Transfer RNA from an Isosphaeraceae bacterium, 73 nucleotides, folded computationally. RNAcentral holds the sequence, with entries from ENA. The prediction has a mean pLDDT of 80. It matches the Rfam family "tRNA". The family's RNA type in Rfam is transfer RNA. Lineage of the source: Bacteria > Pseudomonadati > Planctomycetota > Isosphaerales > Isosphaeraceae.
RNA sequence: CGGCGCGUAGCUCAACGGUCAAGAGCAUCCGGCUGAUAACCGGACGACGAAGGUUCGACUCCUUCCGGGCCGA
Numbered sequence: 001c002g003g004c005g006c007g008u009a010g011c012u013c014a015a016c017g018g019u020c021a022a023g024a025g026c027a028u029c030c031g032g033c034u035g036a037u038a039a040c041c042g043g044a045c046g047a048c049g050a051a052g053g054u055u056c057g058a059c060u061c062c063u064u065c066c067g068g069g070c071c072g073a
Stems, first nucleotide, its partner, number of pairs: 001072004006067002010026004018056001028044005049065005
């Protein structure tokens, strides 16, 4: 320098272009249970990498940038 694919919660992952509000597990916090702890049960917290574009409508499609990964030179 060129090509490919990736980026969603603190972590690991979901989410036909539409519906209801982006969900799940773990973690954290609160409560229940227990003599107590763990386990278990209920709840809370918390995210679409950034900016534009297309569309009636974008996490999803397009462009640029940013970050990190693989391959080639």